RNA sequence: UCCGAUAAGGGCGAUCCGGCUGGAAGGCCGGGCCGCAAAGCCACGGAUCUCAUCGAGAUGGCCGGGCUGCCGAAC
Numbered sequence: 001u002c003c004g005a006u007a008a009g010g011g012c013g014a015u016c017c018g019g020c021u022g023g024a025a026g027g028c029c030g031g032g033c034c035g036c037a038a039a040g041c042c043a044c045g046g047a048u049c050u051c052a053u054c055g056a057g058a059u060g061g062c063c064g065g066g067c068u069g070c071c072g073a074a075c
Stems, first nucleotide, its partner, number of pairs: 003072002011036002016031006034061001040067003044064003047059005
């Protein structure tokens, strides 16, 4: 570097509930179980979704890609 263990220490937190926010998709905060070795970050490509549709926005836990990161068994 690659890789991903019944390892170790940890982390995140679907659906849902409460509150806030947005025109909407959705987002944020708190609780917290599905799950995640990048479920950390980036809308570059595809895909899907929303709208006030020449366009703008959303989804990174849809797929691909890029960047970064803890640990160190086996390959």